[in-house]
RNA sequence: GUAGUCAACUUACCCUCUUGACGAGGACAACCACUCGAAAGGGUGGCUAAUACUCGAUAUUGUUGCGGAUUGGUGAAUCCGUUUCCAAAGGCGGUUCUGCCGUCGCAAGGGGAUGGGGCUGCGUCCUAUUAGCUUGUUGGUAGGGUAAUGGCCUACCAAGGCAAUGAUGGGUAGCUGGUCUGAGAGGAUGAUCAGCCACAUUGGGACUGAGAUACGGCCCAGACUCCUACGGGAGGCAGCAGUGGGGAAUAUUGGACAAUGGGGGAAACCCUGAUCCAGCGACACCGCGUGGGGGAUGAAGGCUUUCGGGUUGUAAACCCCUUUUCUGGGGGAAGAAUAAGUUCGAGAGGAAAUGCUCGAGCGAUGACGGUACUCCAGGAAUAAGCAUCGGCAAACUUCGUGCCAGCAGCCGCGGUAAGACGAAGGAUGCAAGCGUUAUCCGGAAUUACUGGGCGUAAAGGGCGUCUAGGCGGUUGGGCAAGUCACUUGUGAAAUCCCUCGGCUUAACCGAGGACGGUCUCGUGAUACUGCCUAACUUGGGUGCAGGAGAGGAGAGUGGAACUCAUAGAGUAGCGGUGGAAUGCGCAGAUACUAUGAGGUACCCCGAUGGCGAAGGCAACUCUCUGGCCUGCUACCGACGCUGAAGCGCGAAAGCGUGGGGAGCAAAGGGGAUUAGAUACCCCCGUAGUCCACGCCGCAAACGAUGUUCACUGGGUGUCGGACGCUUAAUGUAGUUCGGUGCCGAAGCUAACGCGAUAAGUGAACCGCCCGGGGAGUACGGCCGCAAGGCUAAAACUCAAGAGAAUUGACGGGUCCCCGCACAAGCGGUGGAGCACGUGGCUUAAUUCGACGAUAAACGAAGAACCUCACCUGGGUUUGACAUGCUAGUGGUAGGAACCUGAAAGGGGGACGACCCUUUUCUUCGGAUUUGGGAGCUAGCACAGGUGAUGCAUGGCUGUCGUCAGCUCGUGUCGUGGGAUGUAGGGUUAAGUCCCGAAACGAGCGCAACCCCCGUCGUCAGUUGCCAGCGGAUAAUGCCGGGGACUCUGGCGAGACAGCCGGUUAAACGCCGGAGGAAGGAGGGGAUGACGUCAAGUCAUCAUGUCCCUUAUGCCCAGGGCGGCACACAUGCUACAAUGGGGGGUACAAAGGGUUGCAAUGUCGUAAGGCGGAGCGAAUCUCAAAAAGCCCUCCUCAGUUCGGAUUGAGGUCUGAAACUCGACCUCAUGAAGCCGGAAUCGCUAGUAAUCGCAGGUCAGCCAUACUGCGGUGAAUAUGUACUCGGGGAUUGUACACACCGCCCGUCACACCAACCGAGUGGGGGGUGCCUGAAGUCGCCUUUUUGAAGGUGCCUAGGGUAACCUUCGCGAGAGGGGUGAAGUCGUAACAAGGUA
Repeated sequence: GUAGUCAACUUACCCUCUUGACGAGGACAACCACUCGAAAGGGUGGCUAAUACUCGAUAUUGUUGCGGAUUGGUGAAUCCGUUUCCAAAGGCGGUUCUGCCGUCGCAAGGGGAUGGGGCUGCGUCCUAUUAGCUUGUUGGUAGGGUAAUGGCCUACCAAGGCAAUGAUGGGUAGCUGGUCUGAGAGGAUGAUCAGCCACAUUGGGACUGAGAUACGGCCCAGACUCCUACGGGAGGCAGCAGUGGGGAAUAUUGGACAAUGGGGGAAACCCUGAUCCAGCGACACCGCGUGGGGGAUGAAGGCUUUCGGGUUGUAAACCCCUUUUCUGGGGGAAGAAUAAGUUCGAGAGGAAAUGCUCGAGCGAUGACGGUACUCCAGGAAUAAGCAUCGGCAAACUUCGUGCCAGCAGCCGCGGUAAGACGAAGGAUGCAAGCGUUAUCCGGAAUUACUGGGCGUAAAGGGCGUCUAGGCGGUUGGGCAAGUCACUUGUGAAAUCCCUCGGCUUAACCGAGGACGGUCUCGUGAUACUGCCUAACUUGGGUGCAGGAGAGGAGAGUGGAACUCAUAGAGUAGCGGUGGAAUGCGCAGAUACUAUGAGGUACCCCGAUGGCGAAGGCAACUCUCUGGCCUGCUACCGACGCUGAAGCGCGAAAGCGUGGGGAGCAAAGGGGAUUAGAUACCCCCGUAGUCCACGCCGCAAACGAUGUUCACUGGGUGUCGGACGCUUAAUGUAGUUCGGUGCCGAAGCUAACGCGAUAAGUGAACCGCCCGGGGAGUACGGCCGCAAGGCUAAAACUCAAGAGAAUUGACGGGUCCCCGCACAAGCGGUGGAGCACGUGGCUUAAUUCGACGAUAAACGAAGAACCUCACCUGGGUUUGACAUGCUAGUGGUAGGAACCUGAAAGGGGGACGACCCUUUUCUUCGGAUUUGGGAGCUAGCACAGGUGAUGCAUGGCUGUCGUCAGCUCGUGUCGUGGGAUGUAGGGUUAAGUCCCGAAACGAGCGCAACCCCCGUCGUCAGUUGCCAGCGGAUAAUGCCGGGGACUCUGGCGAGACAGCCGGUUAAACGCCGGAGGAAGGAGGGGAUGACGUCAAGUCAUCAUGUCCCUUAUGCCCAGGGCGGCACACAUGCUACAAUGGGGGGUACAAAGGGUUGCAAUGUCGUAAGGCGGAGCGAAUCUCAAAAAGCCCUCCUCAGUUCGGAUUGAGGUCUGAAACUCGACCUCAUGAAGCCGGAAUCGCUAGUAAUCGCAGGUCAGCCAUACUGCGGUGAAUAUGUACUCGGGGAUUGUACACACCGCCCGUCACACCAACCGAGUGGGGGGUGCCUGAAGUCGCCUUUUUGAAGGUGCCUAGGGUAACCUUCGCGAGAGGGGUGAAGUCGUAACAAGGUA
């Protein structure tokens, strides 16, 4: 709370009924006098009244006791008899007045109503890390006490009572109607309003009273505050206001009793901080307003912009209108009636009257408040904010800032282009509010009753057995507890809901209805559950007949191997490893033989096999013993299933005691390995492993799958039985029961997978789970000898953690294949000197970029000036350059001398124009004049920037890689990511082609089409060519001529696996051959898929943004980019005799040339000079090709190798060779004698070697680069290894993708918790001591009332040992967190020792 109950009670005031109210008495306040005290307060004496007090009488249906009768049945009611005891008071009014009446009271009693008291059922939070609690405890008897039952209290007797359905303890909490939320079931909550309870400074106590153990009473004790004359006193706002304190936070020391209600009173009236009102607070709910209509050149301003515009925005201004609100003025309610009183009428009773009851009229009274409402006037007048705008989630831009400042509910924003920070503009949402914070419910099916799960995500107990409990086969009968139906009572009002109604509406308020319980009374139903009873046989069990087995325990026996010992025989090693060493061995090992000893484990059979509950069980024999299976269906008759606790079993390791000890082997020792190696490997080796007994009780104790029962397609093995058929022998398309495997249908599953041995479909019971970490930890308890086990948190911290599968990437995984990738070769680099580039250093500057491959002879196909971007110095400012505008300017623009200066520049100014138009003159040449243009000058817009950002970009480029790949459409498969196609079998240089296939096709790549070279044909024939014919010369295509040849350059042909053979299942193809100039892509080039590296470039160019603007722009001189302890990259020349020097001599291709190439000639040793024929070139020229070949010298040496360096003298280019050019001559003659670790290129006209040319360019630091030809090799067994790539597969904790991820110690900082010597509080019970007030008892005293003493109980206090809880705490151990700390590398790949 709800429903009952009292045969166990009470109730003042109120209603009703009955009866009564008689007779006496004595005081005490106030008051007076005296008196004590500071006060509060008293004391003594005296006077006095009562509806105050006392006594007596009377009295019952009261009360006490007893007896009887009736009805009843807990102790009751009624009646009869008897007995005890108990009452009182008057006031006012009327009257016909010793009386009577009315009214308010008084007393006793009966009944009612109302309120209260007791008892009972059910319901009512968390905690088991609280499991046992209890002695008045549980019951009885007797008594006391109470209004009343009762251990409520006391004495005695008995030993009970409560508890796993949670006692006791601890924590927390007023309970309810209701409120909030939710679809509901629920969850949370208990403000206002209403009911109940409790409390009133803390604790105890009684008194009075109908009622209290009393908020505004009393006593005592405690704490606190106040007064005091120090002797003693006073107080209790958790009433209304108000003050202080605390706090994030909560109002006025207001008005009135006008209304409603309460107390007193006969009434007037009094009291009422109940109440009604007002005040304060946007605290909440509701309503209203802040204006309405028109108004575009879409004003100005703001913001933005692609500069056109867009937006703010009909918004404003402006025009017209309205007046809620506001201000001023006027009117103005309802809330008030049954007041008292009075008038009239009616009624009952009465002798009558007052009075009483009913009806009608008159009748005072308003705190709010001049409030609500309303009328008139005025005038758009007085009235808009807050939050948000990255996603969730409606709403976007600019500027500022630059991992800063800051934001953030979660994900996450911010490191120079921030829609996420701050501001602005704009937008969105709500609106007199808006946003934040806190809390509750929801979403959350994340506690799942409705409504979840447990193979791998968190979760099946290691296994069995059994108790409580839960659940339970078939058929009758009975009962009616559950269940169901109807009904009774109740579930207060308010609230919620529905319908009406009242305030202008609404909120709000009123009326009616409905809802609401695991409630209750009664009646009925009997299907199901339950209970009782009677049966049944299918679950289960027993019996009988058989069967298999490493099931368990004990005792005994056996062989092989091993080690040791003894003996024999025998000699130098054995052993061990990746390779070694330690170790053993000449004191005789190992290997071999024989004998003996010892301990352990049981080869083959052997299995995917068997048994057991699990752990587990394996030589053989015997004894004892548990369970299981099959067949038969005789017996019992539901006896069953599960199972919290409990009990038992429980691998290995470990512990105790005693044995035993061969092999193996933690710890330990040694040897290796290694940076280290407390490891992996090796040699030893102790506990232990073995036995007996006793502990321990954990494992990935796993099928990571609890036990039991039922149901649901199949296929194929295997073990143990039975049946059918059959055979000479045991054989099998068969059937069936029980076990054990595999594959699979439906179904299930997130997927993987499971699939009659379920993870399918159902039933029963148990166990367990609820984000990761902290942590299976701390504390407590229990167990253990210990190790430790079981049970089991929190603070704090993170936004994840986990599973399965997918695509990639990766692997010190596997398989297949390719590449100058390795191997096989040839030649180099790395050592030297020099050149060149880079780093570093230096510097005023040494401009900038590029940094593994994919930077470094790269940008740069040419740095003395220029280039040039750098430095120093000198100048300049509309600019060296572009466009536009304004103004000015014909002696204008331009500009020679000359001066100054390093130059730029600044002065200077002889001379002196051009175009168009116009006037005048003219000898037609021109001169002159007007206006304008160009130019110039001044100014404004702007130019300019090799300044920044390649991580804002375009374009271009490098690289993987000329690797063979990368994708799409449709279809199919999958929940999906995705897969298939594109995997398989062959083949290829190739995702090339073929076969096949849930794929069929297609695209970008491959190949081909394009160019060069190689053969031939044809056409053409100069500048090229010259066979034949002719001519000429010392000689030469030199000339006439010719097109045959070479050559040139157009067009064609040719090569296709076309032909033959072999091979391949076949096809594609491959191998061999023929022919052919060329053969299997003939050789080379161009050509670079989807993409990767935030790769490179803002300094080629372009470009967004930012920055500079008398400078970061522009001009100039000089310097620098060339600096030099050093390091690296790329090259050249060499180290020599396959060479070097000298002399002679032969053969190319491809290019260049008018600012040019330059012949013959000539001078010079030479570079070169002079000179200039020829040539814009198949004509002339550069031009000599070199290696080669012939002759000759050198003879192995720092040389006749090598050429650096340096000296001297020259040449050329160029204004100019000092810094800083090349070349020539003479002289000088360094290092270097073939190069460590390591490393590069190349597979054929290639490497190697030899020269030639070109671009850039005045010249050249070119040994570079790009081309050209000459001479011209070696090698390839092959794919194990290295590197790179392609494909398939596998593992993965990687996805920034192994340059990945990631673990632990240590160091530092911070945080919380645990332990902690102790220390300070709170709470609690127990023992003992003390013990106020007070009730009760006893004693004493007294006329009575008081008073005194004492006992029990007891608040409080003290003390002792404890229990519990919360703080503080030196120190100690662990945990968590923290951009860049240390040491290693444990895990993820076979993670390099799974």